[in-house]
């Protein structure tokens, strides 16, 4: 570094499923009903399935740590497990502390961005839910489209105000 063989991975509001819910089949049981055969709500147990977070943001590196931001919906989006772009330290890089550089501490911030704070102005945003249409499954549900909306953290732009260190070193 190439080739073959194998196992692994694709996913990051993401996957999973042992409780719950729920269907479907078999077996047992049985209200009502029927003269009986029977049938059979409804219940129990096996098996096989089904459900189980709806988008916006979010990732320099190592360790560490765990109910890691926002709102939408609202019959379980219950409940539980595994992860994780969150946090917390340290590196590492930039930036800005203006008014010539560099460079060393220091503070804040920022990972393609970029000090801290206040006002005021204008933009920019989802899907899910719903409604209609189809495709799939006995089902339970699951998939695909189409239309109409509707957020919150946020971020963008532009205007104002207040506020932000030391030291060294050559030049000029």
């Nucleotide at each position: 570094a190439u080739u073959u063989a194998u196992a692994u991975a694709a996913a990051a509001g993401c996957g999973c499923c042992a409780g719950g819910a729920c269907u479907g089949u078999g077996c047992a049981g049985a209200a009502c009903c029927g003269g009986a055969c029977g049938a059979a709500a409804c219940c129990g147990c096996a098996c096989a399935g089904u459900u189980g977070a709806c988008g916006a943001g979010g990732a320099g590196g190592a360790g560490g740590u765990u109910c890691a931001u926002c709102g939408a919906g609202c019959u379980u989006u219950c409940g539980g497990c595994g992860g994780a772009u969150g946090c917390c330290u340290c590196c590492c890089g930039g930036u800005u502390g203006c008014c010539a550089c560099a460079c060393u501490u220091c503070a804040a911030c920022c990972g393609u961005a970029c000090g801290u704070u206040c006002u005021c102005a204008u933009g920019c945003c989802a899907a899910a839910c719903c409604a209609g249409a189809g495709a799939g499954g006995c089902g339970a549900c699951u998939c695909u489209u189409u239309g109409a909306a509707c957020a919150a953290u946020g971020u963008a732009u532009g205007a104002g105000g207040a506020u932000c260190a030391a030291g060294u070193g050559a030049u000029u």
The RNA shown here (glmS glucosamine-6-phosphate activated ribozyme aptamer) has 172 nucleotides and comes from Halobacillus fulvus. Rfam family: glmS glucosamine-6-phosphate activated ribozyme aptamer. Rfam's curators write: This entry contains a glucosamine-6-phosphate activated ribozyme that is found in the mRNA for GlmS. GlmS is an enzyme that uses fructose-6-phosphate and glutamine to generate glucosamine-6-phosphate. The ribozyme catalyses self cleavage of the glmS mRNA that is thought to regulate GlmS activity. For this family Rfam cites "Control of gene expression by a natural metabolite-responsive ribozyme" (Winkler et al., Nature, 2004). By type it is a riboswitch. Its mean pLDDT, the model's own confidence on a scale to 100, is 77. The model forms 89% of the base pairs in the Rfam consensus.